[in-house]
RNA sequence: GCAUAAAAUCGGGGGUGCUGCCAAUGGCGGCUGAGAUGGCGUGAGCCGAACCCUUUAACCUGAUACGGAUAAUGCCGGCGUAGGGAGAUAUAGAUUUUGUCAU
Repeated sequence: GCAUAAAAUCGGGGGUGCUGCCAAUGGCGGCUGAGAUGGCGUGAGCCGAACCCUUUAACCUGAUACGGAUAAUGCCGGCGUAGGGAGAUAUAGAUUUUGUCAU
């Protein structure tokens, strides 16, 4: 230098399960995963942290459902081209990953 994959700012959306032991208001572990969190509340929920997603879709509904596994659980699979579901700005520059060329 070229290509490639990410990526900027502000805003917004989402889920947080199953299980073992102990001296059990709590503490220490195990499983899957990007993520299984802290506080407040009688409860419904609310406020934060981390993580993911922002129409190339995270997540929800169906679902206390179906099939297969497991110590157990949306753990896996179908359901699913299902029905819902949260965006603007800049138009190109800065930053980063990988490959390659030249010096």
Model confidence (mean pLDDT): 75 of 100. Predicted 3D model of a 103-nucleotide RNA (TPP riboswitch aptamer (THI element)). It matches the Rfam family "TPP riboswitch aptamer (THI element)". Rfam describes the family as follows. Vitamin B(1) in its active form thiamin pyrophosphate (TPP) is an essential coenzyme that is synthesised by coupling of pyrimidine and thiazole moieties in bacteria. It was read from a public genome assembly, where an Rfam model found it.